Notes: RNAcentral holds the full RNA, with entries from SILVA. Large-subunit ribosomal RNA, domain I from a bioreactor sludge metagenome, 566 nucleotides, folded computationally.
Context: one part of a larger RNA
RNA sequence: GGCGUAUGGGGAAUGACUUGGCACUGAGAGGCGAUGAAGGACGUGGUAGCCUGCGAUAAGCUUCGGGCAGCCGGCAACAGGCGUUACGACCCGGAGAUUUCCGAAUGGGGAAACCCGGCGGGUUUGAAUACCCGCCAGGCAUGGCUGAAUGCAUAGGCCAUUGCCAGCGAAAUGCAGAGAACUGAACCAUCUUAGUACCUGCAAGAAAAGAAAUCGAAUGAGAUUUCCUGAGUAGCGGCGAGCGAAAAGGAAAAUAGCCCAAACCGGCAGCAGCAAUGCUGCCGGGGUCGUGGGAGCCUCAGCCGCAAGGCAACGGAGUUACAAAAUCACACCUAGUUGAACGGCAUGGGAAGGCCGACCAUAGAAGGUGACAGUCCUGUAGGCGAAAGGUGAUGAUCUCCGGAGGAUUUCCCAAGUACUGUCAGCUAAGAGAAAACUGGCAGGAAUUUAGGGGGCCCACCCUCUAAGGCUAAAUACUACUCAGUGACCGAUAGUGAACCAGUACCGUGAGGGAAAGUUGGAAAGAUCCCCGGGAGGGGAGGAAUUGAACCUGAAACCAUAUGCCU
Numbered sequence: 001g002g003c004g005u006a007u008g009g010g011g012a013a014u015g016a017c018u019u020g021g022c023a024c025u026g027a028g029a030g031g032c033g034a035u036g037a038a039g040g041a042c043g044u045g046g047u048a049g050c051c052u053g054c055g056a057u058a059a060g061c062u063u064c065g066g067g068c069a070g071c072c073g074g075c076a077a078c079a080g081g082c083g084u085u086a087c088g089a090c091c092c093g094g095a096g097a098u099u100u101c102c103g104a105a106u107g108g109g110g111a112a113a114c115c116c117g118g119c120g121g122g123u124u125u126g127a128a129u130a131c132c133c134g135c136c137a138g139g140c141a142u143g144g145c146u147g148a149a150u151g152c153a154u155a156g157g158c159c160a161u162u163g164c165c166a167g168c169g170a171a172a173u174g175c176a177g178a179g180a181a182c183u184g185a186a187c188c189a190u191c192u193u194a195g196u197a198c199c200u201g202c203a204a205g206a207a208a209a210g211a212a213a214u215c216g217a218a219u220g221a222g223a224u225u226u227c228c229u230g231a232g233u234a235g236c237g238g239c240g241a242g243c244g245a246a247a248a249g250g251a252a253a254a255u256a257g258c259c260c261a262a263a264c265c266g267g268c269a270g271c272a273g274c275a276a277u278g279c280u281g282c283c284g285g286g287g288u289c290g291u292g293g294g295a296g297c298c299u300c301a302g303c304c305g306c307a308a309g310g311c312a313a314c315g316g317a318g319u320u321a322c323a324a325a326a327u328c329a330c331a332c333c334u335a336g337u338u339g340a341a342c343g344g345c346a347u348g349g350g351a352a353g354g355c356c357g358a359c360c361a362u363a364g365a366a367g368g369u370g371a372c373a374g375u376c377c378u379g380u381a382g383g384c385g386a387a388a389g390g391u392g393a394u395g396a397u398c399u400c401c402g403g404a405g406g407a408u409u410u411c412c413c414a415a416g417u418a419c420u421g422u423c424a425g426c427u428a429a430g431a432g433a434a435a436a437c438u439g440g441c442a443g444g445a446a447u448u449u450a451g452g453g454g455g456c457c458c459a460c461c462c463u464c465u466a467a468g469g470c471u472a473a474a475u476a477c478u479a480c481u482c483a484g485u486g487a488c489c490g491a492u493a494g495u496g497a498a499c500c501a502g503u504a505c506c507g508u509g510a511g512g513g514a515a516a517g518u519u520g521g522a523a524a525g526a527u528c529c530c531c532g533g534g535a536g537g538g539g540a541g542g543a544a545u546u547g548a549a550c551c552u553g554a555a556a557c558c559a560u561a562u563g564c565c566u
Base pairs, nucleotide, nucleotide: 001565002564003563004562005561006560007559008558009557015551016518017517020489021488022486023485024484025483026482027481028480029478030477031168032167039102040101041100042055043054044053046078050074051073061096062095063094064093065092066091070082071081072080107116108115109114117136118135119134120133121132122131123130138165139164140163141161142160143159144158145157146156173204174202175201176200177199184191188238214221215220225253226252227250228249235243236242257470258469259468264285265284266283267282268281269280270279271278272277290448292413293412294411295410297406298405299404300403302311303310304309314402315401316400317399318398326397327396328395329394330392331391332390333389334388336384337383338382342357343356344355345354358375359374360364366378367377368376419443420442421441422440423439424438425437450465451464452463453462454461505512506511525550528539529538530537531536
């Protein structure tokens, strides 16, 4: 020196663990904000700093309820206190008070958390000054006062206001406006990607749609929405790439229908008129439909009343549309509460494991406890519970509504609309034989003996009634709350983040963006002895090479001892 063995150092893999994540299920909730939000700055403790909480009343104040013997957040220690059977501290829940400054930020300004004002009131001062409280932004709406060109007026200006708006939010879901390209077509231009991404507006807890001028061709169906199917069908398509319906059917989900305009009647106001009256506007009644409906006309209709109207019975409906308010009960949510059943022996630091013998079970879910616990603790199954606030689809009180028939002479039934032409868009559909729907421009009807549709168009037939509006549920989503689940991860994984992480750090900025978990059952965190200047080491102690550089502790690498070889 090499090889081997043993013992260590070093190192952090591996194993084990889980405070954290991920995905989903069922409920709830689906908003907050000028009564100043979201988010921050700065403060606030006996204590320096950070986190958490809170706001000059500052880890808190009041009150109501619950609950308990301990407590003064993480955060220990020290100092100083509070409370202990009740006048009950700390803690949990409901309601309230306080809530600096910035921020929509709103008195004006501004380089956010700062500067400077006006008006009214107050404190202080001899006065000046300083301080405190309240108000003072804009838009819309409403109501006033003024008031040009220009006489009346109007525009404009000014003032007031228990009204509304603003800003944030979940990178989600909705509707609308606007709208790409890469890409595919093996190029590329129509086409595709795609009405996608992105942007904007407006929302809601859902939104949108919605009670047939629908679909269709059956012996028809009967608002909308969603699902399955129809169906990769019918079709569209440089008939390329590709795109791609609808009806029917489903003992699928969920169901709900209504209100106006007009005719006609009445009231009020304005205008015109000498007046009768007419016109217009507003209000009340009336009325709402496709076997066409309604008005007007005729006939009949409980009791009281001349009438206007009132009352009763019966029937129906109701707080999301169709009118609208409240109370009570009950249920649920926001603290809680009750809750069965086990002992011994030995091993061990420690028993829940072993052995022996028992018990409970509407409870053998789970977690914890010095190793693996139905019977030790917290719980679990099953019961019980609210002063206060909230929610409700339930019930009651309560509230509201109410006719039928006939005749078919008159009137009404949504106009720059339907429709036509043209140019576009949208329909699965690229202009095509191209209907339907929507829009720009031009032209421009009819009123039930009418009008639209049934895929050019015409006839017959069938079907529906446009040009006003409202409408729950089934559907979409999940920042948030509660309960739960996982052939999901287990610290290079799982969120970027298990840990004081959107931190440290990087960047002028938009923005980018880490690493980092584990002593032990309990700190019992090693008194004491020896070596050493110390660091450290050796004993002792301790279950312990668990010693804080702390579970396990692989390999590389280093060392010591030793066997063999040289």

Its mean pLDDT, the model's own confidence on a scale to 100, is 81.